[in-house]
Context: one part of a larger RNA
RNA sequence: CGUUGGAAGUUUGAGAGGAUCUGACCUUAGUACGAGAGGACCGGGUCGGACGUACCUCUGGUGUAUCUGUUGUGGCGCCAGCUGCAUCGCAGAGUAGCUAUGUACGGACAAGAUAAGCGCUGAAAGCAUCUAAGCACGAAACUUACCUCAAGAUGAGACUUCCUUUAAGAGUCGUUGAAGACUACAACGUUGAUAGGCUGCAGAUGUAAAGAUGGUAACAUCAUAGUCGAGCAGUACUAAUUACUCGUAGA
Numbered sequence: 001c002g003u004u005g006g007a008a009g010u011u012u013g014a015g016a017g018g019a020u021c022u023g024a025c026c027u028u029a030g031u032a033c034g035a036g037a038g039g040a041c042c043g044g045g046u047c048g049g050a051c052g053u054a055c056c057u058c059u060g061g062u063g064u065a066u067c068u069g070u071u072g073u074g075g076c077g078c079c080a081g082c083u084g085c086a087u088c089g090c091a092g093a094g095u096a097g098c099u100a101u102g103u104a105c106g107g108a109c110a111a112g113a114u115a116a117g118c119g120c121u122g123a124a125a126g127c128a129u130c131u132a133a134g135c136a137c138g139a140a141a142c143u144u145a146c147c148u149c150a151a152g153a154u155g156a157g158a159c160u161u162c163c164u165u166u167a168a169g170a171g172u173c174g175u176u177g178a179a180g181a182c183u184a185c186a187a188c189g190u191u192g193a194u195a196g197g198c199u200g201c202a203g204a205u206g207u208a209a210a211g212a213u214g215g216u217a218a219c220a221u222c223a224u225a226g227u228c229g230a231g232c233a234g235u236a237c238u239a240a241u242u243a244c245u246c247g248u249a250g251a
Stems, first nucleotide, its partner, number of pairs: 001152001005163007015149004021049007033038001051106005059100004066093005071086006110144003117137001119135002169246004173189005194239003197235005203228003211222004
C1' cells in the first nucleotide's frame, strides 16, 4: 500500500515445511519343515541405539549475584574490626537463569489408490489363458493421517463484538519482562502489584560483630547465628504524572 466504512479479538486451511530410522531379547515354538543337523513365516510382548522436540523436578555443569576460609601488600593513627590491589588474588560451597551427560515425549496405528508380483471369473481361439469386458489382493515409495507455519490464498476467506464522531481504536511517553542487537512482541500505567523499596517465606553460606565465661594461649561455648536471598508471596512507601498525536468515511 492492498484486501472497498473504520477497528478489536477469535479462527478456517489453499498451500508450504518437518518427521518417516533401526537392533537385540522373550513368547508363539524347539512348533511347521527336515532322515538328521538344524530351524522358521505370521502374530504378541519387553528392553535398547542413534536422531529429534520440550523442559530443569531429579543427577550434574556453570553461576565475575552471594556466603565462608585464607596468602602477600597498601590504607582507615595503633589493637580489634573493616577495606583496596594481586587472573573473581587463591580456595571451598552455591539460589535464579542458562545448560547435558539429566528428565519427559516422539517415529506409530489406520485408511485410500497403486508398483513389481499373486489371483478369480473369462472369451477372442468349443481347449488353455490374471485381461480383452469385469472383479479381488499387494510396498518404508504416492495421497491422507501426526507436528509446525499459513488469507499478499490480489481467488486477499469466515465468525463474534465495538464505533456512527474530536468515535471506536491506535500511537508517543513512562514502569518493565520467562521478549529482545535496534525494532518488534508481551504485561502494567493510580479504577494500579509493572519495577524498585519494605515485610515474610523457600533457598545459599555455615555460627557475624561486641560482650561474658572457660583456657597460659591457639581457641571453645553462650549461638541454626550473622550476611545474602536473580526465586515465591504480601504491602502503594518510590516511580509509572500531566499531556499530546493519528484516526474522523462508504452506503

A computed fold for a 251-nucleotide part of an RNA from Chitinophaga pinensis, annotated as large-subunit ribosomal RNA, domain VI. The source organism's lineage runs through Bacteria, Bacteroidota, Chitinophagia, Chitinophagales and Chitinophaga. It matches the Rfam family "Bacterial large subunit ribosomal RNA". Gene Ontology terms of the family: ribosome and structural constituent of ribosome. The coordinates come from a structure-prediction model, not an experiment, and the mean pLDDT is 87. It was read from a public genome assembly.